[in-house]
């Protein structure tokens, strides 16, 4: 330099056939049970989807462009 693959709450990841309100597990706060821990149980807080444009009524979901990691080749 070129070719694919990934970028979604703290962490691991689903969602990508375009459309109700962006999830789930783990973590985190509170509240109960306990004498305390651990554990259960109940309730909560955090992300606008890697940055920027674009198509469209309508993008995490599509186009392009950068940007970062892996991976191939040169």
């Nucleotide at each position: 330099g070129g070719g694919c693959c990934c970028g979604u709450g703290g962490c691991u990841c689903a969602g990508c056939u375009g459309g109700c309100u962006a999830g789930a597990g783990c973590a985190c706060u509170u509240c109960a049970a306990u004498g305390g821990c651990a554990u259960u149980g109940a309730a909560g807080g955090g992300g606008u989807c890697g940055c920027g444009a674009g198509u469209u009524c309508g993008a995490a979901u599509c186009u392009c462009g950068c940007c970062g990691g892996g991976u191939c080749c040169a």
Transfer RNA from a Candidatus Dojkabacteria bacterium, 74 nucleotides, folded computationally. Its Rfam family is "tRNA". It is annotated as a transfer RNA. Gene Ontology term of the family: triplet codon-amino acid adaptor activity. The coordinates come from a structure-prediction model, not an experiment, and the mean pLDDT is 81. Taxonomically the source falls in Candidatus Dojkabacteria (Bacteria, Bacteria candidate phyla).